[in-house]
RNA sequence: GGGGCUGUGGCGCAGUUGGGAGCGCGCUUGAAUCGCACUCAAGAGGCCGGGGGUUCGAAUCCCCCCAGCUCCA
Numbered sequence: 001g002g003g004g005c006u007g008u009g010g011c012g013c014a015g016u017u018g019g020g021a022g023c024g025c026g027c028u029u030g031a032a033u034c035g036c037a038c039u040c041a042a043g044a045g046g047c048c049g050g051g052g053g054u055u056c057g058a059a060u061c062c063c064c065c066c067a068g069c070u071c072c073a
Base pairs, nucleotide, nucleotide: 001072002071003070004069005068006067007066010025011024012023013022019056027043028042029041030040031039049065050064051063052062053061
């Protein structure tokens, strides 16, 4: 320098006719317990890596850029 893959709550990830942003763990509050853990109930937390475009509508399609991993040279 060129090719491929990945980027979504704190962490690990899902998300296919383009129209609801979700799961597990963690966190907070409450219940239960003498107390802790487990368990149960409720809740907070995300400009979907950044910018632009297409579209009535974009996490999802197109272009550019950034970061990480990987292959080739």
Record summary
Predicted 3D model of a 73-nucleotide RNA (transfer RNA) from a Nitrospinota bacterium. Rfam family: tRNA. Its family is annotated with triplet codon-amino acid adaptor activity in the Gene Ontology. By type it is a transfer RNA. The coordinates come from a structure-prediction model, not an experiment, and the mean pLDDT is 84.